[in-house]
RNA sequence: GAUCCGGAUUUAUGCGAUCGCAACGCCCGAACCUUGUCAGGCUUGACCGCGCAGCAAUAAGGGAUGCUUGAGAUAGGCGUAAACUCCGGGUCACC
Repeated sequence: GAUCCGGAUUUAUGCGAUCGCAACGCCCGAACCUUGUCAGGCUUGACCGCGCAGCAAUAAGGGAUGCUUGAGAUAGGCGUAAACUCCGGGUCACC
RNA backbone atom coordinates (compact mmCIF):
# COMPACT_ATOMS: atom_id res chain seq x y z
C1' G A 1 0.00 0.00 0.00
C1' A A 2 -3.83 -3.57 -1.31
C1' U A 3 -7.53 -6.87 0.32
C1' C A 4 -10.74 -9.54 3.78
C1' C A 5 -13.25 -9.87 8.52
C1' G A 6 -15.27 -7.80 13.07
C1' G A 7 -16.85 -3.59 16.01
C1' A A 8 -18.24 1.57 16.69
C1' U A 9 -20.38 6.17 14.58
C1' U A 10 -23.78 8.63 11.02
C1' U A 11 -28.02 8.29 7.75
C1' A A 12 -32.27 5.72 6.01
C1' U A 13 -35.76 1.97 6.93
C1' G A 14 -38.57 -2.13 9.41
C1' C A 15 -40.32 -4.54 13.99
C1' G A 16 -41.80 -3.54 18.83
C1' A A 17 -42.54 -1.14 24.13
C1' U A 18 -44.51 3.25 26.87
C1' C A 19 -47.41 7.83 26.94
C1' G A 20 -51.30 11.14 25.79
C1' C A 21 -54.92 12.24 21.66
C1' A A 22 -58.63 10.75 18.01
C1' A A 23 -62.01 7.07 15.79
C1' C A 24 -65.00 2.59 16.51
C1' G A 25 -67.59 -0.84 19.81
C1' C A 26 -70.38 -1.14 25.18
C1' C A 27 -73.26 1.62 29.00
C1' C A 28 -75.63 6.13 30.82
C1' G A 29 -78.00 10.20 28.90
C1' A A 30 -82.71 16.26 27.05
C1' A A 31 -88.13 19.18 32.84
C1' C A 32 -88.66 22.56 27.89
C1' C A 33 -86.54 24.35 22.85
C1' U A 34 -85.57 15.67 19.35
C1' U A 35 -88.33 11.54 17.14
C1' G A 36 -91.74 7.42 17.63
C1' U A 37 -95.78 5.21 20.31
C1' C A 38 -99.27 7.96 22.43
C1' A A 39 -103.39 5.41 28.45
C1' G A 40 -106.22 9.52 30.27
C1' G A 41 -107.68 14.02 27.70
C1' C A 42 -109.21 17.87 23.70
C1' U A 43 -112.01 18.06 19.03
C1' U A 44 -115.99 15.92 15.78
C1' G A 45 -122.69 13.76 14.58
C1' A A 46 -118.76 9.92 13.85
C1' C A 47 -113.96 9.02 11.63
C1' C A 48 -109.71 11.83 10.74
C1' G A 49 -106.90 15.09 13.68
C1' C A 50 -104.36 17.35 18.14
C1' G A 51 -101.75 15.73 22.20
C1' C A 52 -100.03 15.77 28.46
C1' A A 53 -97.93 11.92 31.35
C1' G A 54 -95.43 7.27 30.68
C1' C A 55 -92.32 4.15 27.73
C1' A A 56 -88.70 3.40 23.80
C1' A A 57 -84.91 5.14 20.48
C1' U A 58 -81.34 8.64 20.40
C1' A A 59 -78.70 14.17 20.13
C1' A A 60 -75.23 17.30 22.71
C1' G A 61 -72.43 15.20 26.42
C1' G A 62 -70.55 11.80 30.05
C1' G A 63 -68.68 6.90 32.06
C1' A A 64 -65.87 2.23 32.50
C1' U A 65 -63.12 -0.39 29.08
C1' G A 66 -60.76 -3.08 24.52
C1' C A 67 -53.80 -6.65 24.79
C1' U A 68 -59.39 -2.97 18.00
C1' U A 69 -57.61 0.98 14.43
C1' G A 70 -54.88 5.63 13.07
C1' A A 71 -51.07 9.20 13.09
C1' G A 72 -47.65 11.46 16.66
C1' A A 73 -44.21 12.09 20.78
C1' U A 74 -40.53 10.11 24.20
C1' A A 75 -35.80 7.57 26.35
C1' G A 76 -34.05 3.53 24.24
C1' G A 77 -34.02 -2.18 22.34
C1' C A 78 -33.49 -5.47 18.04
C1' G A 79 -32.97 -6.36 12.56
C1' U A 80 -31.45 -4.64 7.47
C1' A A 81 -28.81 -1.46 3.90
C1' A A 82 -25.39 2.40 2.66
C1' A A 83 -21.49 5.93 3.81
C1' C A 84 -14.83 4.29 4.13
C1' U A 85 -15.51 8.46 8.99
C1' C A 86 -12.90 5.81 13.23
C1' C A 87 -10.79 1.38 15.88
C1' G A 88 -8.98 -3.74 16.07
C1' G A 89 -7.38 -8.35 13.74
C1' G A 90 -5.79 -11.69 9.54
C1' U A 91 -3.37 -12.38 4.62
C1' C A 92 -0.18 -10.66 0.53
C1' A A 93 3.44 -7.29 -1.40
C1' C A 94 7.06 -3.41 -0.71
C1' C A 95 10.54 -0.49 2.31
The RNA shown here (Bacterial small signal recognition particle RNA) has 95 nucleotides and comes from Coleofasciculaceae cyanobacterium SM2_1_6. It was read from a public genome assembly, where an Rfam model found it. NCBI's taxonomy places the organism under Bacteria, Bacillati, Cyanophyceae, Coleofasciculales, Coleofasciculaceae. Of the family's consensus pairs, 100% are formed in the model. The coordinates come from a structure-prediction model, not an experiment, and the mean pLDDT is 75. Rfam family: Bacterial small signal recognition particle RNA. Rfam's curators write: The signal recognition particle (SRP) is a universally conserved ribonucleoprotein involved in the co-translational targeting of proteins to membranes. By type it is a non-coding RNA gene.